[in-house]
RNA sequence: GCCCGCGUAGCUCAAUGGCAGAGCGGCGCACUCUUAAUGCGAUGGUUAUAAGUUCGACUCUUAUCGCGGGCA
Numbered sequence: 001g002c003c004c005g006c007g008u009a010g011c012u013c014a015a016u017g018g019c020a021g022a023g024c025g026g027c028g029c030a031c032u033c034u035u036a037a038u039g040c041g042a043u044g045g046u047u048a049u050a051a052g053u054u055c056g057a058c059u060c061u062u063a064u065c066g067c068g069g070g071c072a
Stems, first nucleotide, its partner, number of pairs: 001071007010024004018055001027041004048064005
């Protein structure tokens, strides 16, 4: 330099064009002599950035950035 994959909550990952979710974690309460475990409740997002297509974009297209891999 060229090619491919990935980027979504604090972490691990869903959502195949129609309201962005789960588990874990953290927080509060209950239980307990206390802690842990358990139960209940609430909580958390500029979907990497910018633009385009569309009535509508996490999803399709382009550029940029970051990470990983391959070729030279």

The RNA shown here (transfer RNA) has 72 nucleotides and comes from a Ktedonobacteraceae bacterium. Model confidence (mean pLDDT): 82 of 100.